Source information
Predicted 3D model of a 73-nucleotide RNA (transfer RNA) from a Candidatus Moraniibacteriota bacterium. Rfam family: tRNA. Rfam classes the family as a transfer RNA. Gene Ontology term of the family: triplet codon-amino acid adaptor activity. The source organism's lineage runs through Bacteria, Bacteria candidate phyla and Candidatus Moraniibacteriota.

Parts: sequence; structure tokens; C1' cells
RNA sequence: GGGCCGAUAGCUCAUCUGGUAGAGCGCCUCAUUUGCACUGAGGAGGUGGCGGGUUCGAGUCCUGUUCGGUCCA
Repeated sequence: GGGCCGAUAGCUCAUCUGGUAGAGCGCCUCAUUUGCACUGAGGAGGUGGCGGGUUCGAGUCCUGUUCGGUCCA
């Protein structure tokens, strides 16, 4: 220098052909307990790496770029 893969909630990851973004764990509140844990109920939390484009509508399509992984030279 070039090819491929990845970047989505605090963490690990989903999201099939473009249609209001979810799960598990964690966190908060309540119930239960003498108290904690467990369990049950409820809740908060995301400019989808960043910029531009296409579209009525983009996490998803196109494009530039950054970072990480991997392969080739």
C1' cells in the first nucleotide's frame, strides 16, 4: 500500500427482504426478609464510530473517513 470482517444500552450481542431499535447480565424502585442474597413486579439508559448521498422513510443501500481484527505484498 491492497483485500476481507467488525464498530448498536455500562458489558456481551441480536435486529431475516429499508418502515417508530431489542435480549441476557449489570443499574434503580417496590414486594418478600430481622438484614443481605435469591425470587417476583415495575423503571431508567442508545446522535447505531464519524461525515456526505439515495429514499416519503436508513442500524440496514451507496460513498468518504477513523479505530480494531485478520490476510496478502